[in-house]
A computed fold for a 723-nucleotide part of an RNA from Haloprofundus sp. MHR1, annotated as large-subunit ribosomal RNA, domain II. Its Rfam family is "Archaeal large subunit ribosomal RNA". Gene Ontology terms of the family: ribosome and structural constituent of ribosome. The organism belongs to Haloprofundus, within Archaea. The prediction has a mean pLDDT of 85.
Context: one part of a larger RNA
RNA sequence: ACCAGAGAGUGUACCUAUUCGGCGAGUCUAACUCGAUUAUCGAGGAAGGCACAGGGAAACCGAUACGACCGCAGCCUCACGGCCAGGGUCACCGUCUUCAAGGGCGGGGAGCCGAGUGGGUACGACCCGAAACCGAGUGAUCUACACGGGGGCAAGGUGAAGCGUGGCGAAAGCCACGUGGAGGCCUGUUAGAGUUGGUGUCCUACAAUACCCUCUCGUGACCCAUGUGUAGGGGUGAAAGGCCCAUCGAACUCGGCAACAGCUGGUUCCGACCGAAACAUGUCGAAGCAUGACCUCAGCAGAGAUAGUUCGUGAGGUAGAGCGACCGAUUGGGAGACCCGCCUCCGAGAGGAGUCGGCCUCCCUGUCAAACUCCGAACUUACGAACGUCGUAGAAGCUGGGAGUCCGGUUUGCGGGGUAAGCCUGUGAACCGUAAGGGAGACAACCCAGAGCUGGGUUAAGGACCCAAAAUGUGGACUAAGUGCAAUCGAAGAUAGUCUCGAGCCCUAAACAGCCGGGAGGUGAGCUUAGAAGCAGCAACCCUCUAAGAAAAGCGUAACAGCUUACCGGCCGAGGUUUGAGGCGUCGAAAAUGAUCGGGGCUCAAGUCCACUUCCGAGACCCGGCGGUACUCUUACAGAGUAAUCCAGUAGGUCGGCACUCUGAGCGGGUGGAAGCACGGGUGAGAACUCGUCGUGGACCGCUCAGUGACGAAAAUUCUGGU
Numbered sequence: 001a002c003c004a005g006a007g008a009g010u011g012u013a014c015c016u017a018u019u020c021g022g023c024g025a026g027u028c029u030a031a032c033u034c035g036a037u038u039a040u041c042g043a044g045g046a047a048g049g050c051a052c053a054g055g056g057a058a059a060c061c062g063a064u065a066c067g068a069c070c071g072c073a074g075c076c077u078c079a080c081g082g083c084c085a086g087g088g089u090c091a092c093c094g095u096c097u098u099c100a101a102g103g104g105c106g107g108g109g110a111g112c113c114g115a116g117u118g119g120g121u122a123c124g125a126c127c128c129g130a131a132a133c134c135g136a137g138u139g140a141u142c143u144a145c146a147c148g149g150g151g152g153c154a155a156g157g158u159g160a161a162g163c164g165u166g167g168c169g170a171a172a173g174c175c176a177c178g179u180g181g182a183g184g185c186c187u188g189u190u191a192g193a194g195u196u197g198g199u200g201u202c203c204u205a206c207a208a209u210a211c212c213c214u215c216u217c218g219u220g221a222c223c224c225a226u227g228u229g230u231a232g233g234g235g236u237g238a239a240a241g242g243c244c245c246a247u248c249g250a251a252c253u254c255g256g257c258a259a260c261a262g263c264u265g266g267u268u269c270c271g272a273c274c275g276a277a278a279c280a281u282g283u284c285g286a287a288g289c290a291u292g293a294c295c296u297c298a299g300c301a302g303a304g305a306u307a308g309u310u311c312g313u314g315a316g317g318u319a320g321a322g323c324g325a326c327c328g329a330u331u332g333g334g335a336g337a338c339c340c341g342c343c344u345c346c347g348a349g350a351g352g353a354g355u356c357g358g359c360c361u362c363c364c365u366g367u368c369a370a371a372c373u374c375c376g377a378a379c380u381u382a383c384g385a386a387c388g389u390c391g392u393a394g395a396a397g398c399u400g401g402g403a404g405u406c407c408g409g410u411u412u413g414c415g416g417g418g419u420a421a422g423c424c425u426g427u428g429a430a431c432c433g434u435a436a437g438g439g440a441g442a443c444a445a446c447c448c449a450g451a452g453c454u455g456g457g458u459u460a461a462g463g464a465c466c467c468a469a470a471a472u473g474u475g476g477a478c479u480a481a482g483u484g485c486a487a488u489c490g491a492a493g494a495u496a497g498u499c500u501c502g503a504g505c506c507c508u509a510a511a512c513a514g515c516c517g518g519g520a521g522g523u524g525a526g527c528u529u530a531g532a533a534g535c536a537g538c539a540a541c542c543c544u545c546u547a548a549g550a551a552a553a554g555c556g557u558a559a560c561a562g563c564u565u566a567c568c569g570g571c572c573g574a575g576g577u578u579u580g581a582g583g584c585g586u587c588g589a590a591a592a593u594g595a596u597c598g599g600g601g602c603u604c605a606a607g608u609c610c611a612c613u614u615c616c617g618a619g620a621c622c623c624g625g626c627g628g629u630a631c632u633c634u635u636a637c638a639g640a641g642u643a644a645u646c647c648a649g650u651a652g653g654u655c656g657g658c659a660c661u662c663u664g665a666g667c668g669g670g671u672g673g674a675a676g677c678a679c680g681g682g683u684g685a686g687a688a689c690u691c692g693u694c695g696u697g698g699a700c701c702g703c704u705c706a707g708u709g710a711c712g713a714a715a716a717u718u719c720u721g722g723u
Base pairs, nucleotide, nucleotide: 001723002722003721004720005719006718011123012122013121014120015119016118017117018116019115020114021113022112023111026050027049028048032044033043034042035041054061055060064091067090068089069088070087074083075082076081092107093106094105095104096103097102126266127265129263133256134255135254136253137252138251144230145229146228147227148226150224151223152222153220155187156186157185158183162179163178164177165176166175167174168173192217193216194215197213198212200211201210232248234244235243236242269657270656271655272654273653274652279292280291281290282289283288294404295402296401297400298399299398300397304390305389306388308387309386310385311384312383313382314381315380316379320375321373322372328368329367332364333363334362335361336360339358340357341356343354344353345352346351408432409431410430411429412428413427414426415425416424417423437448438447439446452626453625454624455623456622457621458620462616463615464614465600466599467598471613473612474611475610476609477608478607484602485601493587494586495585497584498583499582500581501580502579503578504577505576506575514571515570516569517568518567520544521543522542526538527537550565553564554563555562627647628646629643630642631641632640633639658712660709662707663706664705665704666703667702668701669700676696677695678693679692680691681690682689683688
């Protein structure tokens, strides 16, 4: 891992609601006793409990045996209405408070017991799961330390003290050579002990700490055997929280113990109806809980309710707009009176004059505001009306039983924070959550559309060259960038790419471009300068001939020369030129393994824009058949009818079934072959049921009614076994 088997809401007590049953102003026995065919059962037993009266802290006091009205169901009715159980509104009464008034609680009899079911509480309380805590014991054969008496350490090196001899010295003493043999001295694969590096080998190992090489100590605070001692909040520790039998920041064993867990995981058959929440308040609360909101079921009661649209009467100050209407901010110019300031001038000074600046007023001009408003929508909202819709087949409402939920998310409108975010935080709506189907390549929440089952058709979104259902559709235009074919529209900025629309100016008295010709003379003007001749520079920029031609716009020369231009004529013959706006393009344009529109591929498109026709395309819509549910009728286990306005669904509520064990009663099957097994067939929406085989097997099995429960597995790093 697979298969089989095992595996999780149970029991008692009390409270509460509901269903069924017994008795009923009552009801029930408990312990116990007696009897018996003796755990069962029968009879007795009312002690006591609950109910029958409440109010008050207490003392204490102590209530409608029905007066009035309304009125549902029901009954009656000449169908107007009448009676009206239950019900409601008053009235009245008890008691407390109390000067009084008012108010609180209660009052016109329904309970008690038993059984089932839902929920709650206490217990192991649906099951499994800690890390822990406490108690009593067992451990120092491992290891730590200590103590007792024992054992062990090749061979070398070095050469302390002491001693001797010699020398020196006045002496203390010193020096040299010997001798000597000290040391937590040195070398060392002596024995033995250790374990530095290789971060080698191994890493389901040779081994639950090993192997190899290398390395350290090796007469000492050395190593070893043996006998003893110290025990769990304790020991021992040259101290690492180390070690105390493969266990240590508190050993191990058993017990308390099914510890507790607001935390994780799991929780076993089928179907029908309805169907959430992820919010608020409180919380030593934030992973929890309670109450409310939201869901569901039952009951009561009996006639109105209000999602939608329109109208009427009110409410509101947002979007927008405006500010010569406040408030605050805010551009430039002009004019002007007082005052203030710097500077300049005049004056001996007081002061005067002037420019500029500030403040103020007026005129013109340019702008803003969540906490500005002279204004002011859409829209929202209260009440009323009409239409519509729902409702006696019982709505809205009220009471009670049962929940779940209190980590939400996305899109969109409007906000707050943030540079921003698949960001944080509000508030409406929709959707996902709890929603399948079609489209968007794939894709919770984007588009279409809300799925009972089955068959056929028509459409939606989106599409129609091939993959791949349907047009290589029609008409017109644009794009040349593979732009694009993407729901990714990549910015500021740039763009004689190309298309479209305007406006100004020139033009058959000939525009624009091109070609041909002219482009001269006074004059090489004047000054300057070596030179300055149109063209270094300065200043001036006249006149003539002319169709026109500069005291020269540019190139050039040392200076000239030379080449163009302006300007004029000729040839040519129809638009030219400038500017604004728009469409589609182009540049701007950088990311990490190989690219791509889903792919192939596509260019008068299979791209983009406009218009149009046809077709494809879903569980949508329509039609046929069949179910379920709700309701109506009914001769009621059956049947008929109605549903355009019923049929998705997580948590969850309610309801109906299937299967298993055993018991009681009734009815059946079985050696002429039960159960089980194997393989086939059939029925049912399903849980499941049933039939067959000259199969296997060899003794029990089933149905109905009523009970019973250690009653259903795919999940729990589940448990046990097998493979």